Transfer RNA from a Puniceicoccaceae bacterium, 73 nucleotides, folded computationally. It matches the Rfam family "tRNA".
RNA sequence: CCGGGAGUAGCUCAGUGGAUAGAGCAGCGGUCUUCUAAACCGAAGGUCGGGGGUUCGACUCCCCCCUCCCGGG
Numbered sequence: 001c002c003g004g005g006a007g008u009a010g011c012u013c014a015g016u017g018g019a020u021a022g023a024g025c026a027g028c029g030g031u032c033u034u035c036u037a038a039a040c041c042g043a044a045g046g047u048c049g050g051g052g053g054u055u056c057g058a059c060u061c062c063c064c065c066c067u068c069c070c071g072g073g
Base pairs, nucleotide, nucleotide: 001072002071003070004069005068006067007066010025011024012023013022018056028042029041030040031039049065050064051063052062053061
């Protein structure tokens, strides 16, 4: 330098153009327990990497940039 993939909650990941963007784990509160753990219940947690564009409507499509991974030279 060229090609491909990934970036969504603290972590691991869903979400193939249309309701308020979800789950598991972690953390927090509660029930239970002598206490802890486990189990169960509940609530909270998001500029969807950044900026533009297309569209009535974008996490999703297009362009540029950033970071990481893989391959080629």
Taxonomically the source falls in Puniceicoccaceae (Bacteria, Pseudomonadati, Opitutia, Puniceicoccales).